A computed fold for a 167-nucleotide RNA from Kitasatospora paracochleata, annotated as c-di-AMP riboswitch aptamer (ydaO/yuaA leader).
RNA sequence: CGUGCGCUCUCGCCUAAUCCACCGGGCGCGCCCCUCGCGGGCGGGCCCAGGAGCCGGGGAACCACCGUUCCACCGGGGUGAAUCGGCCAGGCUCCAGAGCCGGGCCGUAGGAGACCUUCCACCUCCGAACCCGUCAGCUAACCCGGUCGGCGACAGGGAAGGAAGGA
Numbered sequence: 001c002g003u004g005c006g007c008u009c010u011c012g013c014c015u016a017a018u019c020c021a022c023c024g025g026g027c028g029c030g031c032c033c034c035u036c037g038c039g040g041g042c043g044g045g046c047c048c049a050g051g052a053g054c055c056g057g058g059g060a061a062c063c064a065c066c067g068u069u070c071c072a073c074c075g076g077g078g079u080g081a082a083u084c085g086g087c088c089a090g091g092c093u094c095c096a097g098a099g100c101c102g103g104g105c106c107g108u109a110g111g112a113g114a115c116c117u118u119c120c121a122c123c124u125c126c127g128a129a130c131c132c133g134u135c136a137g138c139u140a141a142c143c144c145g146g147u148c149g150g151c152g153a154c155a156g157g158g159a160a161g162g163a164a165g166g167a
């Protein structure tokens, strides 16, 4: 001097997931002290609990859907950008057919990237996961719920307009 790792501060990114206020209540459990009782102390577990902003769901009228024929039997719906395909091999059920489960590659609708908005699509990434439980179109009033988590240290680039700051 460079690189890697860990912690803290600061500044930021994705996301609705931020700001303010408060520092409480209930139910057990373990240990100790004691005047052995409706007593005291310590520790730890579970549950409940305010407001604003933002986000999501349910929920009228109007509108939409609701008609006929054929086929199938595999419900339907929600949050989210996370949908829709092709190829490959594996497992389970099954007489075959067929169905189900997860995995890998290649794409793709769509989405994100440091002052803000818009454009370019040149660059780098994501393109998941979960929930309701037979039930829900939109939807004023009204009702209900969430406010987690994960990353970065020059964190893409170009153009137009604007904002702030500096000289």
Stems, first nucleotide, its partner, number of pairs: 010153005018052003024048004029043005053147006063137001075135001076132004084107005090101004110126004115162006122156001